[in-house]
RNA sequence: UGGGCCAUAGUAUAUCGGCUAACACGUCAGAUUUUGGUUCUGAAGAGCUGGGUUCGAUUCCCGGUGGCCCAA
Numbered sequence: 001u002g003g004g005c006c007a008u009a010g011u012a013u014a015u016c017g018g019c020u021a022a023c024a025c026g027u028c029a030g031a032u033u034u035u036g037g038u039u040c041u042g043a044a045g046a047g048c049u050g051g052g053u054u055c056g057a058u059u060c061c062c063g064g065u066g067g068c069c070c071a072a
Stems, first nucleotide, its partner, number of pairs: 001071007010025002013022001018055001027043005048064005
C1' cells in the first nucleotide's frame, strides 16, 4: 500500500428487512435452606459511528473508526 473477514447486554453466541432484539453464564431482588451452595421465580442490562435505500434497517449499500488474517 492492496485485498478479505469481523464489530449485538458484563462475557460467549443467536437473530429470512417486520424488534416490544433471543438463549446461556454472570449481576440484583425474592422463595427454599440454621448459614452458604444447589434449585425455583422475577428484574435490570446491548445493535461501533455517520449517511443512504426502504412503509419499515442489527440485517442491504457507502464513508469513517477499531480488531484479526493474507499478499507485497
This is a predicted structure of a 72-nucleotide RNA (transfer RNA) from Candidatus Colivivens caballi.
Rfam family: tRNA. Its family is annotated with triplet codon-amino acid adaptor activity in the Gene Ontology. The family's RNA type in Rfam is transfer RNA.
Model confidence (mean pLDDT): 85 of 100.
NCBI's taxonomy places the organism under Bacteria, Pseudomonadati, Bacteroidia, Bacteroidales, Candidatus Colivivens.